The RNA shown here (transfer RNA) has 75 nucleotides and comes from a Planctomycetota bacterium. Model confidence (mean pLDDT): 82 of 100. NCBI's taxonomy places the organism under Bacteria, Pseudomonadati, Planctomycetota. Its Rfam family is "tRNA".
RNA sequence: GGGGGCGUAGCUCAGGGGUAGAGCACCGGAUUUUUAAUCCGAUGGUCGGAGGUUCGAUCCCUCCCGCCCUCACCA
Numbered sequence: 001g002g003g004g005g006c007g008u009a010g011c012u013c014a015g016g017g018g019u020a021g022a023g024c025a026c027c028g029g030a031u032u033u034u035u036a037a038u039c040c041g042a043u044g045g046u047c048g049g050a051g052g053u054u055c056g057a058u059c060c061c062u063c064c065c066g067c068c069c070u071c072a073c074c075a
Stems, first nucleotide, its partner, number of pairs: 001071007010024004018055001027041004048064005
C1' cells in the first nucleotide's frame, strides 16, 4: 500500500429508517444476626468524526480517524 471486519452505557454486546436496549459493574432499598446470594428501583449514551440522501439517519451512501485479520512490499 490492496482487501475484509469492527467502533453503540464504566465493561461485554444486541438492535439495524419512526423517541436507543440487555447482562455485568456502580448507587439506593427489601430480605438476612452479619456477609454472600436473591429481589426491586434509580443513575449512566454528542450510537468514533464530518458531509450527503430522506419528511425523518445509530441504521443507507461518501470521506476521514482508530482497532483487528489477511495479502503484498521492504529488510